[in-house]
Context: one part of a larger RNA
RNA sequence: UUGGGCGUAUAGGGUGCGUAGGUGGUUGUGCAAGUCUGAGGUCAAAGACUGGAGCUUAACUCCAGUUCGCCUUGGAAACUGUACUACUAGAAUGCAAGAGAGGUAUGUGGAAUUCCAUGUGUAGCGGUGAAAUGCGUAGAUAUAUGGAAGAACACCUGUGGCGAAAGCGGCAUACCAGCUUGUUAUUGACACUGAGGCACGAAAGCGUGGGGAGCAAAUAGGAUUAGAUACCCUAGUAGUCCACGCCGUAAACGUUGAGUAUUAGGUGUCGGUCAUUGGACCGGUGCCGCAGCUAACGCAUUAAAUACUCCGCCUGAGUAGUAUGCUCGCAAGAGUGAAACUC
Numbered sequence: 001u002u003g004g005g006c007g008u009a010u011a012g013g014g015u016g017c018g019u020a021g022g023u024g025g026u027u028g029u030g031c032a033a034g035u036c037u038g039a040g041g042u043c044a045a046a047g048a049c050u051g052g053a054g055c056u057u058a059a060c061u062c063c064a065g066u067u068c069g070c071c072u073u074g075g076a077a078a079c080u081g082u083a084c085u086a087c088u089a090g091a092a093u094g095c096a097a098g099a100g101a102g103g104u105a106u107g108u109g110g111a112a113u114u115c116c117a118u119g120u121g122u123a124g125c126g127g128u129g130a131a132a133u134g135c136g137u138a139g140a141u142a143u144a145u146g147g148a149a150g151a152a153c154a155c156c157u158g159u160g161g162c163g164a165a166a167g168c169g170g171c172a173u174a175c176c177a178g179c180u181u182g183u184u185a186u187u188g189a190c191a192c193u194g195a196g197g198c199a200c201g202a203a204a205g206c207g208u209g210g211g212g213a214g215c216a217a218a219u220a221g222g223a224u225u226a227g228a229u230a231c232c233c234u235a236g237u238a239g240u241c242c243a244c245g246c247c248g249u250a251a252a253c254g255u256u257g258a259g260u261a262u263u264a265g266g267u268g269u270c271g272g273u274c275a276u277u278g279g280a281c282c283g284g285u286g287c288c289g290c291a292g293c294u295a296a297c298g299c300a301u302u303a304a305a306u307a308c309u310c311c312g313c314c315u316g317a318g319u320a321g322u323a324u325g326c327u328c329g330c331a332a333g334a335g336u337g338a339a340a341c342u343c
Stems, first nucleotide, its partner, number of pairs: 003315004007297002012311001014200004021193003025087002028084004033080002035076008048066007090190001091187003094183005102176007109153001113149008124135002161168002205246006214240002219235004257310006265288010292299002316343003325336004
């Protein structure tokens, strides 16, 4: 490479947009590049293949035939292609409704926490398995009033919703985006996938400037212990928050790539439409379950079933996601990614 695979054994790219490429709905006509077919030429000899013959057999030798390919030329037109034509079932748009923690920005609200001031008040508070460090007669804890600050939004909250994924939750406003249902009004295949590429991408981390209530790596102290560089406690700095710029990784998981079609049902739930006394249809989201699949577990119209199209990836274990080179990055590091050797 072929083949076989990718939920859990090796293997689905973190996610999207999209270039090249690959693939592509229905009708008619033309062409004839692919395709099929006739004829001719060529394909040296040897060799190969098939059938024979000769050395006792075989190897070996000899004879006959054959093969793919290429070129020229005549034809066929179903399929692919191509040109034109038409269509509406794919796709998109319009119109009418609708749901939503979808995004960005600005403003705003209450509870709680901590701190500050003042009043009341007095000896404890705090913490634990038990303690101690710690705080407190310079008046703490508790309680009341007033003020300040930052961060997060209880209840509602739901195998509820939205988003491509990451993710998104107080309230209000503005702007932006996607989706669903209904309609058959418009375009008329405009589609699917997508190597490179571009964009987005939790947390941590990095740069500059702010901010800093609570929490809290590091650190310090107190305990525990044989020890305790931990688990527990008291403190506590980066960080967590904001703006801008990097980083580009995660068990980025449904460990399940995207799209289309087909294949029993039952039962919840969210949105819409129709109907309206128990429903039906469309689009999501769950559970159970048949056929089928699976090594089993299980999956099962939200497939891991049956098929097709396109992309990514795997190929014994370790060495190793290491070394080296290259690209990217301020750095941390990321991407790409071996071999010797061992079993």